RNA sequence: GCCGGUGUAGCUCAGCUGGUAGAGCAGCUGACUUGUAAUCAGCAGGUCGGAGGUUCAAGUCCCCUCGCCGGCU
Numbered sequence: 001g002c003c004g005g006u007g008u009a010g011c012u013c014a015g016c017u018g019g020u021a022g023a024g025c026a027g028c029u030g031a032c033u034u035g036u037a038a039u040c041a042g043c044a045g046g047u048c049g050g051a052g053g054u055u056c057a058a059g060u061c062c063c064c065u066c067g068c069c070g071g072c073u
Base pairs, nucleotide, nucleotide: 001072002071003070004069005068006067007066010025011024012023013022019056027043028042029041030040031039049065050064052062053061
């Protein structure tokens, strides 16, 4: 330098053919318990790597760009 993959909550990951951004774990509050853990109920947490475009509408499509992983030279 070229090619491919990947980037979404603190972590691991979903998100279908473009149509309200979700789950598990972790965190917080409450219940239960002599107390802790476990369990149960609830709550909070997101500029979807960044910028631009298409569209009534973009995590999703297009272009540019950055990080990480792998391959080739």